[in-house]
Context: one part of a larger RNA
RNA sequence: UUGGGCGUAAAGCGUCUGUAGGUGGCUUUUUAAGUCCACCGUCAAAUCCCAGGGCUCAACCCUGGACAAGCGAUGAAAACUACCAAGAUGGAGUACGGUAGGGGCAGAGGGAAUUUUUGGUGGAGCGGUGAAAUGCGUAGAGAUCGAAAAGAAUACCAAAAAUGAAAGCACUCUGCUGGGCCGACACUGACACUGAAGAGAAGAAAGCUAGGGGAGCGAAUGGGAUUAGAUACCCAAGUAGUCCUAGCCGUAAAUGAUGGAUACUAGGCGCUGUGCGUAUCGACCCGUGUAGUGCUAUAGCUAACACGUUAAGUAUCCCGCCUGGGGAGUACAUUCGCAAGAAUGAAACUC
Numbered sequence: 001u002u003g004g005g006c007g008u009a010a011a012g013c014g015u016c017u018g019u020a021g022g023u024g025g026c027u028u029u030u031u032a033a034g035u036c037c038a039c040c041g042u043c044a045a046a047u048c049c050c051a052g053g054g055c056u057c058a059a060c061c062c063u064g065g066a067c068a069a070g071c072g073a074u075g076a077a078a079a080c081u082a083c084c085a086a087g088a089u090g091g092a093g094u095a096c097g098g099u100a101g102g103g104g105c106a107g108a109g110g111g112a113a114u115u116u117u118u119g120g121u122g123g124a125g126c127g128g129u130g131a132a133a134u135g136c137g138u139a140g141a142g143a144u145c146g147a148a149a150a151g152a153a154u155a156c157c158a159a160a161a162a163u164g165a166a167a168g169c170a171c172u173c174u175g176c177u178g179g180g181c182c183g184a185c186a187c188u189g190a191c192a193c194u195g196a197a198g199a200g201a202a203g204a205a206a207g208c209u210a211g212g213g214g215a216g217c218g219a220a221u222g223g224g225a226u227u228a229g230a231u232a233c234c235c236a237a238g239u240a241g242u243c244c245u246a247g248c249c250g251u252a253a254a255u256g257a258u259g260g261a262u263a264c265u266a267g268g269c270g271c272u273g274u275g276c277g278u279a280u281c282g283a284c285c286c287g288u289g290u291a292g293u294g295c296u297a298u299a300g301c302u303a304a305c306a307c308g309u310u311a312a313g314u315a316u317c318c319c320g321c322c323u324g325g326g327g328a329g330u331a332c333a334u335u336c337g338c339a340a341g342a343a344u345g346a347a348a349c350u351c
Stems, first nucleotide, its partner, number of pairs: 004322003007305002012319001015201003021194003026087003031082001033081002035077001037075002040072003049065006091191001092188003096183004103177007110154001114150008125136002163168001207248006216242002221237001223235002259318006267296011300307001324351003333344004
C1' cells in the first nucleotide's frame, strides 16, 4: 500500500463562501463511449499445466495439446452509466402573506455602583488578616449628608431559553441591514451535494504598531507577612494591559473532544417559533402538523462508558485525517509576519 479506522485508545481542518474535480432525483427518445455476447487476428521458443513416450526409476529429455488474461478488427444487444433531444415537478430556488429573535453596523439617551475632587457635620482611629504588619489618618482620615467629574460594565427580568457559520451576542430608543421559520401554492424547471491545491471571508484571549483614554481590576516590579527558604499562596500599593480609533497577528481543551449532505428505522415527557382543528365572548386548555432545542428509552450499535429520528443505528456521495512510545510539532528548508511567532514538517538514535 491493501485492509481497518477517526466521541473518550493515533485520527474531523476552529468556522464559512466557492473554482477545478468527484457524485447526482422522475418519464420518454437517440447514439453506442463504458458494459455484455459471438467470431477472427495476435500474444516467439523455452518454462508452468494436461496426455503419451525415452534414459533400469527419478531428476532430466522428447512429442502433442490446452486453459486463462491482455491488445486489435468485424458483427450483434440496449437493461444500467454516459451522450442527444423533449417533457414533468416531488429536490433546489424566486416571488407573495405572515412571524420570532442578546444576529450585525451606526447614532442618541438612562440609572445603580466605584474612584477622585470640592463643601458641611464630626473628632480618633481606619483598613486588613488565621494572627499581624506594611499602608491611610489631628496638615482632620474612616463615618455621614450635598455638589461635580471620569471611565468601564449593564443588577433584577434570566431559563437545561433565544440567535448566529463559527468566534460570539444582553440597559433603553432610533436608523440602516443579513439570515431563519411557517403558510399558501403563483413562477423557474434538476438550476443539486461535496469541495483538493490555489483563492477569498470573518475569526476569543493574549501580544504588536500609531494616536487617544485610563474609574475599577491588574501580569511585571518594589514593600509587609508566612516559611528552613518563599523569586508563591495571604495583605497594602502598582506599570504594561484591560477601553476607543486605524492596522497587524491567525492561534485556543476554537469541544458536542462527534466534517458536510440526503434517505430510512418504536415510543414517552418538556421548552421555543409558527400553522390547522376543537373549544370559547376572548385568552388559555385539549388534539395535530412543521422547524429548532432538551430529557428519557426500544431495536440496533459499542471494548466499555455511552449513543439512540439532533445516532456513535441502517445505507449512499464528497472532503479532511490516522498507522507503536520517545526524539518532536523539534531540526533544516520554504512561505507569511514589524516582532512574538504561525503554517508546512523529517531523520539519526532509543525503548